[in-house]
Context: one part of a larger RNA
RNA sequence: UGACGGGGGCCCGCACAAGCGGUGGAGCAUGUGCUUUAAUUCGAUGAUACGCGAGGAACCUUACCUGGGUUUGACAGGGGAGUGAAAGCCGCCAGAGAUGGUGGCCCUUCUCUUCGGAGAACGCUCCACACAGGUGCUGCAUGGUUGUCGUCAGCUCGUGUCGUGAGAUGUUGGGUUAAGUCCCAUAACGAGCGCAACCCUUGCCCUUAGUUGCCAGCGGUUCGGCCGGGCACUCUAAGGGGACUGCCUGGUAUUUCCAGGAGGAAGGGGAGGAUGACGUCAAAUCAUCAUGGCCCUUAAGCCCAGGGCUAGACACGUGCUACAAUGGCCGGUACAAAGGGAUGCAAUGCCGCGAGGCUGGGCAAAUCCCUAAAACCGGUCUCAGUUCGGAUUGGAGUCUGCAAUUCGACUCCAUGAAGUUGGAAUCGCUAGUAAUCGCGGAUCAGAAUGUCGCGGUGAAUAUGUUCCCGGGCCUUGUACA
Numbered sequence: 001u002g003a004c005g006g007g008g009g010c011c012c013g014c015a016c017a018a019g020c021g022g023u024g025g026a027g028c029a030u031g032u033g034c035u036u037u038a039a040u041u042c043g044a045u046g047a048u049a050c051g052c053g054a055g056g057a058a059c060c061u062u063a064c065c066u067g068g069g070u071u072u073g074a075c076a077g078g079g080g081a082g083u084g085a086a087a088g089c090c091g092c093c094a095g096a097g098a099u100g101g102u103g104g105c106c107c108u109u110c111u112c113u114u115c116g117g118a119g120a121a122c123g124c125u126c127c128a129c130a131c132a133g134g135u136g137c138u139g140c141a142u143g144g145u146u147g148u149c150g151u152c153a154g155c156u157c158g159u160g161u162c163g164u165g166a167g168a169u170g171u172u173g174g175g176u177u178a179a180g181u182c183c184c185a186u187a188a189c190g191a192g193c194g195c196a197a198c199c200c201u202u203g204c205c206c207u208u209a210g211u212u213g214c215c216a217g218c219g220g221u222u223c224g225g226c227c228g229g230g231c232a233c234u235c236u237a238a239g240g241g242g243a244c245u246g247c248c249u250g251g252u253a254u255u256u257c258c259a260g261g262a263g264g265a266a267g268g269g270g271a272g273g274a275u276g277a278c279g280u281c282a283a284a285u286c287a288u289c290a291u292g293g294c295c296c297u298u299a300a301g302c303c304c305a306g307g308g309c310u311a312g313a314c315a316c317g318u319g320c321u322a323c324a325a326u327g328g329c330c331g332g333u334a335c336a337a338a339g340g341g342a343u344g345c346a347a348u349g350c351c352g353c354g355a356g357g358c359u360g361g362g363c364a365a366a367u368c369c370c371u372a373a374a375a376c377c378g379g380u381c382u383c384a385g386u387u388c389g390g391a392u393u394g395g396a397g398u399c400u401g402c403a404a405u406u407c408g409a410c411u412c413c414a415u416g417a418a419g420u421u422g423g424a425a426u427c428g429c430u431a432g433u434a435a436u437c438g439c440g441g442a443u444c445a446g447a448a449u450g451u452c453g454c455g456g457u458g459a460a461u462a463u464g465u466u467c468c469c470g471g472g473c474c475u476u477g478u479a480c481a
Base pairs, nucleotide, nucleotide: 001481002480003478004477005476007475008474009473010472011471012470013469015465016464019429020428021427022426023425026321027320028319029318030317031316032315033314034312035311042053043052064307065306066305067304068303069302070301073131078129079127080126081125082124083123084122088105089104090103091102092101093100094099108121109120110119111118112117133296134295136294137293138292142290143289144285145284146283147281149279154193155192156191157190158189159188160169161168162167173184174183175182199273200272201271202270204241205240206239207238208237209236210235213231218228219227220226244267247261248260249259250258251257323422327381328380329379330378331377332376339370340369341368344363345362349358350357351356388419393414394413395412396411397410398409399408435457436456437455438454439453440452441451
């Protein structure tokens, strides 16, 4: 100087408390461990692994296994020789296919030319060699990227001063703040990286603009903003305004700041996002990529078929659905936002109980389409393993796709399991939040209860900081570094 303390003081955080809803019990989905397996590819492992890499494993992907093939190679560039009837396309045969054989179509392009040919380009075959190739090893050789402490308020430097020196001071103290934020004091005076602000979204108003919107006011009407008409409003999207403790009262050292009030759409950081200092964990990643070293080179490279990654006594994590009456079922009826759409989104009509099929208006889309549910109204069920719950299984189908057996999603009929609110323990959340309801996107042929977004309905509680956890500052002890 740090680190540590079941030392002290001060302070903060959904850290506790006060509340609301969960997890832990059930079934299923998904990840992991373990086991099994020819293989169940690899990585991630307290917090900071475990719906994680994977934003989507039937083939492919795919790295794994079994078997079949191949060796200058699937890919790059260089040399030599041959070839232009090669390659490619369409068939046939053998084969699981890779591949091999064979038939047809197909006689490349350019330049020079003494018209014989020569050269070049493009492509193929063969040869030999330097090489290619490796998701092989090392993240404890590395770059880059990322997690975490932590959006915590800290981390440093120059000059000066003090100290023999390591170092200290500044950065401590008194207040204050979300903040090393600001003020005052002060052997310090300044400065840098962080904080804040500048950026984006959202909340109010104005201007500009009007193929979205409007009977707002007029006319028509097939009653649909549908038409004429108009940009007032809503909205859209570009530019501006607006909030600064600016004003008032009180407190304070009369500095900073705090409490209250007015006006205001908004008030003291308005709300949310992006933004992550010096560093810590030899943290993670050689399998995104790049890369040193090592290793393989008729294989540890490459191609192919099938299988596996989907196994299952069990254990754990994360979720979904429930156990019901604030509910289930049936009928009626209303209201979004944000996105996506050409190998696409698909209206309408018809067929089917349905998944869906046929048709295909319109739309490269503020114009057309995908497109709501909870809620509300009426009826029924009457507390039961039920008209709760939907697992499981049998049967019949639909769709995607060469192909749903291993191993897809969905529909219908039948079946109707566990489950009656969950031990010890444990998680999230302070407001348009929790809870609850549906909708969309990415990936994607198909395949979400995951994930990323969107809106609808919409709470309870916070007396407080004794305690648990994590963190910041000062101080103290130490046989630790």
The prediction has a mean pLDDT of 83.
Predicted 3D model of a 481-nucleotide part of an RNA (small-subunit ribosomal RNA, 3' major domain) from an uncultured organism.
The full RNA is in RNAcentral, with records from ENA and SILVA.